Context: one part of a larger RNA
């Protein structure tokens, strides 16, 4: 000096409390553990693994397993030699391969013999090649503590030294924010502010936006919106407290009031945390195989058990109708498709318009009305049977998707435990990313839109001051 107390003192966080709405019970997805298999490829392990790597396993991926097969190799430099590359096609096989036939010759230089360059072919050896192993050799990236407010340095003073002081004391603040004090005076890394977005005005600029005219065309840019710039917020101003300070509480004017909301943005470190399987890379091992190609399987198994979400249990509802009901953000050329036709649907047949502020994909709850009348029901829809549709060489293993039909468990869930302070939660639908195809997951958008916070005793976590220690 630290670390640790069921030691004290201040102080903060949806930490508790005071709400709402869940989880744990049932089906289902979806990971995991286990067990099981030939193989159920690896890896993630409290918080900080478990809808995690994986933003999408039928082939491929794919690293695993049978079987079939190659050995300078599926990839890269080199050297001989032969041949232009390409393209069409037979025959055996599961393919991977093998062994055949036909077309054809290009570019550059040129002494017209031939060289080169690029490709493919044989052949020999240097050598490829490992998603083997070590994350406890490591590089970089990544999580956590925590967006907590802390971490340090340089000179000076103390101290024999470890070291202390500054950083600690009164205030105060989200904050080592800041003001006063003080043997300390100063910096640095954080914190805040610069940055994007939102909300409020102007300006400019007006097309594919938009309308005070219009059918259209036109004709304008007042309004919407678009996108560049500028304004606005500073406790600035008025009152209280207060140490004449920092700064707080209240009002005014403001669209916005005291970091106005929201993102990016993670200080020295901590955990020998995660990652050798994104990549890179020491060292060790495989080298006719731990490489590499092919088909078929598996990764999708199932007596169990945990997380993580979907759908429910029902009248704040189901079910049918009616309303030209009403977003926003994204996306579209191997693509996004209207209008019409058919078909109950799924979808199909055509094929207008769009490289898109232009076409197109595009709502749902809500509203209005009718109808069940408390039931395992006109809740639920699981699960299996028939007939379909779609994608793709191919849906058996093992896709999504419709129609009929069938109608399990489930009546609000024990102990336990989560999530959330305002456009929050809760509920509703919509787009995207991967992608032929397949989302209840993921990243993102709007609609509708709440309830409570007396407080800081208590439970968890964290700061910052002092004490106590047999502990470093």
């Nucleotide at each position: 000096u630290g670390a640790c107390g069921g030691g004290g003192g201040c102080c903060c966080g949806c930490a508790c409390a005071a709400g709402c709405a869940g989880u744990g019970g049932a089906g289902u997805a979806u990971g995991u553990g286990g067990u099981u298999u030939a193989a159920u490829u690896c890896g993630a392990a409290g918080c900080a693994a478990c809808g995690c790597g994986a933003a999408g396993a039928a082939c491929c991926u794919u690293a695993c397993c049978a079987g079939g097969u190659c050995u300078u190799g599926a990839c890269a430099u080199c050297c001989a030699c032969c041949g232009a590359a390409u393209c069409c096609u037979g025959u055996a096989g599961a393919g991977a391969u093998a062994c055949g036939g036909g077309a054809g010759u290009g570019c550059c230089c040129u002494u017209c013999g031939g060289g080169g360059a690029g490709c493919g072919g044989u052949g020999a050896g240097a050598c490829a090649g490992g998603u083997g192993g070590u994350g406890c050799a490591u590089g970089g990236u990544u999580g956590u503590c925590g967006u907590c407010a802390g971490c340090u340095c340089g000179u000076g003073u103390c101290g024999u030294g470890a070291g202390a002081u500054g950083u600690u004391g009164g205030g105060u603040u989200a904050a080592g924010u800041c003001c006063c004090g003080c043997a300390a005076c100063g910096a640095g890394c954080g914190c805040a502010a610069c940055c994007c977005u939102u909300g409020u005005g102007a300006a400019u600029a007006g097309u594919u936006g938009c309308u005070a005219c219009g059918a259209a065309a036109g004709a304008g840019c007042a309004c919407u919106c678009u996108a560049u710039u500028c304004a606005g917020a500073c406790c600035g101003c008025c009152g209280u407290u207060g140490a004449c300070a920092a700064a707080a509480c209240g009002g005014a004017g403001g669209a916005a009031g005291g970091u106005g909301g929201g993102g990016a943005u993670g200080a020295c470190g901590u955990c020998a945390a995660a990652u050798c399987a994104u990549c890179a890379u020491g060292c060790c091992c495989c080298u006719u195989a731990u490489g590499a190609c092919c088909u078929g399987g598996g990764c999708u198994a199932c007596a169990c058990a945990c997380g993580u979400a979907c759908u429910a249990c029902a009248a704040u509802g189901g079910u049918c109708g009616u309303c030209a009901a009403c977003a926003g953000a994204g996306g579209g050329a191997a693509g996004c498709a209207a209008g019409a036709c058919c078909g109950c649907g799924a979808g199909g047949u055509g094929g207008a318009g769009c490289g898109a502020a232009c076409c197109c994909c595009u709502a749902a709850a809500a509203a209005c009305g009718a109808u069940c009348u408390c039931a395992g029901u006109u809740c639920a829809g699981a699960u299996u049977g028939c007939a379909g549709g779609c994608u793709g060489a191919a849906a058996c293993u093992c896709g999504c998707c419709u129609g009929c039909a069938u109608g399990a468990a489930g009546a609000u869930g024990g102990a336990a435990u989560u999530g959330c302070u305002a456009g929050u939660a809760a509920u509703c639908g919509c787009g995207g990313a991967u992608c032929a195809g397949c989302a209840u997951g993921c990243c993102g958008c709007g609609g509708u839109g709440a309830a409570u916070a007396c407080g800081u005793u208590c439970c968890c976590g964290g700061g910052c001051c002092u004490u106590g220690u047999a502990c470093a």
Small-subunit ribosomal RNA, 3' major domain from an uncultured bacterium, 472 nucleotides, folded computationally. Rfam family: Bacterial small subunit ribosomal RNA. The RNAcentral record of the full RNA draws on ENA and SILVA. The prediction has a mean pLDDT of 83.